Small-subunit ribosomal RNA, central domain from an uncultured bacterium, 349 nucleotides, folded computationally.
[in-house]
Context: one part of a larger RNA
RNA sequence: CUGGGCUUAAAGCGUACGUAGGCGGAUCUACAGGUAUCCUGUGAAAGCCCACAGCUCAACCGUGGAAUUGCAGGGUAAACCGUAGAUCUUGAGGUGGCUAGGGGCUCUCGGAACGGUAGGUGGAGUGGUGAAAUGCGUUGAUAUCUACCGGAACGCCAAAGGGGAAGCCAGGGAGCUGGGGCCAUUCUGACGCUGAGGUACGAAAGCGUGGGUAGCGAACGGGAUUAGAUACCCCGGUAGUCCACGCCGUAAACGAUGUGCACUAGGUCGAGGGGGUUUGACGCCCUCCCGGCCGAAGCAAAAGUGUUUAGUGCGCCGCCUGGGGAGUACGGUCGCAAGGCUAAAACUC
Numbered sequence: 001c002u003g004g005g006c007u008u009a010a011a012g013c014g015u016a017c018g019u020a021g022g023c024g025g026a027u028c029u030a031c032a033g034g035u036a037u038c039c040u041g042u043g044a045a046a047g048c049c050c051a052c053a054g055c056u057c058a059a060c061c062g063u064g065g066a067a068u069u070g071c072a073g074g075g076u077a078a079a080c081c082g083u084a085g086a087u088c089u090u091g092a093g094g095u096g097g098c099u100a101g102g103g104g105c106u107c108u109c110g111g112a113a114c115g116g117u118a119g120g121u122g123g124a125g126u127g128g129u130g131a132a133a134u135g136c137g138u139u140g141a142u143a144u145c146u147a148c149c150g151g152a153a154c155g156c157c158a159a160a161g162g163g164g165a166a167g168c169c170a171g172g173g174a175g176c177u178g179g180g181g182c183c184a185u186u187c188u189g190a191c192g193c194u195g196a197g198g199u200a201c202g203a204a205a206g207c208g209u210g211g212g213u214a215g216c217g218a219a220c221g222g223g224a225u226u227a228g229a230u231a232c233c234c235c236g237g238u239a240g241u242c243c244a245c246g247c248c249g250u251a252a253a254c255g256a257u258g259u260g261c262a263c264u265a266g267g268u269c270g271a272g273g274g275g276g277u278u279u280g281a282c283g284c285c286c287u288c289c290c291g292g293c294c295g296a297a298g299c300a301a302a303a304g305u306g307u308u309u310a311g312u313g314c315g316c317c318g319c320c321u322g323g324g325g326a327g328u329a330c331g332g333u334c335g336c337a338a339g340g341c342u343a344a345a346a347c348u349c
Base pairs, nucleotide, nucleotide: 003321004320005319006318007303008302012317014201015200016199017198021194022193023192025088026087027086028085029084030083031082033081034080035077036076037075038074039073040072041071042070049065050064051063052062054060091191092188093187094186095184096183097182098181099180103177104176105175106174107173108172109171110154114150115149116148117147118146119145120144121143125136126135162169163168206247207246208245209244210243211242215241216240220236221235222234223233258316259315260314261313262312263311266294267293268292269291270290272288273287274286275285276284277283298305299304322349323348324347331342332341333340334339
């Protein structure tokens, strides 16, 4: 150097962009670095291997051969890799037209519910539970009506549905903005794929500064329950939940399934676009793309998977290698901290 694997047994980085590197479409020409073949030189001896021979045999030893898979020089070949040049359009990208969408950011508006404040009606309870009590209430609660104030979240539509790289994204309107799909041989002409490092994004909780706070609600207080009850139930309630800016960088960040390309039966449902048939809405048929279900072959230990592959192949990256110790210690690095990332060993079964 070489193996086998990664849905559920150990194992896919949370996601993307991208540097180096690795890999890379069709046709033609040239070169000859790789490659193949031939020749020459060299590759010490001994040893190993083969043949014969010498000690009575053997060990041992002698002679000859083979081998020494290497290196260098030269000749030849030109398919493949490489290099250079030229051409091409199917990969990739652009352009024109059409189009769906909770994709993102900012501003603004709305109704329901809830809480509060003020006022009206009213007059003893209310609330809560398995049952109660704490709590609230004659300083007038609960209930009900009116007005105003406030914060947070957006019922129905709604779906097995849509968008996004992922995290995630849902009241209405406006502005700014990213990506996608389809149609058109309209343009460029391999401009591509992956991606060690790196960079960016990244739920919730948490942290810093300032604001906000209706409801909910860790901590905390009280009432119950109980042998106890640092809980489950009830009454309160701070941080937080919300906003701005800056950190954190984790997750059952899940499809527990990296990404790209090609190929390999179908059926059915849903979403978006184009075409054909028809005068035409429908319907029917074809086609591209996306999202599900069921299944042939195949695969799989099985469950299952099955053109959205876990099938058949190729390219590149990441990761695994018995359980515990341990995702810990130490060191390094990042962070305000909490802690994150990287990551052992002794010992033990």
Rfam family: Bacterial small subunit ribosomal RNA. The RNAcentral record of the full RNA draws on ENA, Greengenes and SILVA.